[in-house]
RNA sequence: GUCCGUCGGCUGCCGUACCUCCUGUACAGCCAGGACGGGGGUGGGGGACCCAUCUCGGUGCCCGGCCGGUCCGGCCGGGCGCCUCGGGGUGAAGCCGUGCACGCACGGCCGGGGCACCGAUCGCUCCGAACCCGACAGCUCACCUCGCAGGCGGCGGAUCGGGAGUCC
Repeated sequence: GUCCGUCGGCUGCCGUACCUCCUGUACAGCCAGGACGGGGGUGGGGGACCCAUCUCGGUGCCCGGCCGGUCCGGCCGGGCGCCUCGGGGUGAAGCCGUGCACGCACGGCCGGGGCACCGAUCGCUCCGAACCCGACAGCUCACCUCGCAGGCGGCGGAUCGGGAGUCC
């Protein structure tokens, strides 16, 4: 000097995931860390009339009934549980085509983010995941209910307009 990692500060990004009180309190052996709960705000789900729509998958156990039988088997209904091929939810994260080793890849349409005050236009550049419910949910007043997580970056284009701040 460079690279990598860790911690802290400042600042910024995706996302609803933000402000505030109790409180830097309770907790905790020390350092460090740091609530539960409440208020405001915000995102989501369920949930009538009207309108719209139209089905009931697989499997285990138990109970009741029926049939044949009398070792047992089958059918129907109900209850409890497990599963996901149907359906549904959060989310931008979806549709189509081609190839294929069936996992993925490429292409088109479409959807989403960033380029550091805001808006518009152009340009550039990325993303199109993941998880959940469990046969079931359309919309939906009242009403019921859940969340406020998690993950990343560090110099970052232009024009027009608007606004703010600083200095004189």

A computed fold for a 168-nucleotide RNA from Geodermatophilus africanus, annotated as c-di-AMP riboswitch aptamer (ydaO/yuaA leader). Taxonomically the source falls in Geodermatophilus (Bacteria, Actinomycetota, Actinomycetes, Geodermatophilaceae). It was read from a public genome assembly, where an Rfam model found it.